[in-house]
The part of an RNA shown here (small-subunit ribosomal RNA, central domain) has 351 nucleotides and comes from Candidatus Peribacteria bacterium RIFCSPLOWO2_12_FULL_55_15. Model confidence (mean pLDDT): 84 of 100. It was read from a public genome assembly.
Context: one part of a larger RNA
């Protein structure tokens, strides 16, 4: 290579936009590039392949058919792929209308704790631990009270709950604004699906300027344990956590499970619309349309666990990857980046 795989053995790219390409609804008529056919041309001979001969056999040599998977012309099929025209409307959008919700940015605002500080009442301990000490307090702490202020992060509500592509998103309004879902079947008429390169988003933690610092808390420093203790516990404490801009792109970025679409029994919650029951409405049952769960699972699948209409089942379309363990996600080279690093990635050699 070919096959065979990629939930946990090695493999789904952290996620989406979308180029090239790849792949695409139903019907009519043409066309005749693909495909398919019959003649003719060539496709050299040795080599192969099969049957036979002939050297005593075999290597070897010869004869015959094959094969050279082919390619050029011409005669014709018209099913299907592909082009052309024409016509639908189920896929895809759009319209009307209704509707959920921590989706996103910005300003603004609220209460509760925390720490600070000021006043006040108070008096010797208070914090802290398995116990202890560091630590703080007679310059009056610790406790209570009242005021004042700074930051940061929302108790309850809260759920298997919602929304977001994914990272993620929660205190309360106002604006800007983004996707999604149902009903209606008006419009458009295939405008689709995937996606190499590309671009955009991308949790912490890091970096750079500037500010901003309540609690917390790498690093440091004490105090305790220990044989030691560069740690687990305790006193402090700096960067960081916070904000504005700009970088940095990693992750158990996970459902360890890439998108799109069809088809394939049942049970039971729950979240959002919509129909049906009723004289009407609350509810009640039921029926349906998208989401999210348990499941218990039928059928089928899997080594096994286990999945099982939210599929790991039954099939198509495209992309990514994976091919013994180590060396190694390392080394060069090459792009990126301020750096930290990061992305693409090997080999000897060793089992």
């Nucleotide at each position: 290579c070919u096959g065979g795989g990629c939930g946990u053995a090695a493999a789904g790219c952290g996620u989406c936009u979308g180029u090239a390409g790849g792949c695409g609804c139903c019907c009519c008529a043409u066309u005749a590039g693909g495909u398919c056919u019959g003649g003719c041309a060539u496709g050299a001979a040795a080599u192969c392949g099969c049957a036979g001969a002939g050297c005593u056999u075999a290597a070897c040599u010869c004869u015959g058919c094959g094969u050279c998977c082919g390619u050029g012309u011409u005669u014709g099929a018209a099913a299907c792929c592909g082009g052309c025209g024409g016509g639908g409307u189920u896929g895809a959008g759009g319209u009307a209308c209704u509707c959920a919700g921590a989706g996103g940015c910005a300003u603004c605002u609220g209460g509760a704790a925390u720490g600070u500080c000021g006043u006040g009442u108070g008096u010797a301990g208070g914090g802290g631990u398995a116990a202890a000490a560091u630590c703080c307090g007679u310059u009056g702490a610790u406790a209570c009270a009242c005021g004042a202020u700074a930051g940061a992060a929302c108790g309850c509500c809260a759920a298997a709950a919602g929304c977001g592509a994914a990272g993620g998103c929660a205190g309360g309004a106002u604006g800007c604004u983004a996707g999604g879902a149902g009903u209606g079947u008006c419009c458009u008429g295939a405008c689709g699906c995937u996606c190499a390169g590309a671009g955009a988003c991308g949790a912490a933690a890091g970096c750079g300027u500037g500010g901003g610092g309540a609690g917390c808390a790498a690093a440091c420093c004490g105090g305790a344990u220990u044989a030691g203790a560069u740690a687990c516990c305790c006193g402090g404490g700096u960067a960081g956590u916070c904000c504005a801009c700009g970088c940095c792109c990693u992750a158990a970025a996970c459902g360890a499970u890439g998108c799109g679409u069809g088809c394939u029994c049942g049970g039971u919650g729950u979240u959002g619309g919509g129909g049906a029951u009723u004289c009407a409405a609350u509810c009640u049952u039921c029926c349906u349309c998208a989401g999210u769960g348990c499941c218990c699972u039928a059928a089928g699948c899997u080594u096994a666990c286990g999945c099982g209409g939210u599929a790991a089942g039954c099939a198509c379309g495209c992309c990514g990857c994976c091919u013994g363990g180590g060396a190694a996600g390392u080394a060069c080279g090459g792009c990126c980046g301020c750096a930290a690093g990061g992305c693409u990635a090997a080999a000897a050699c060793c089992c």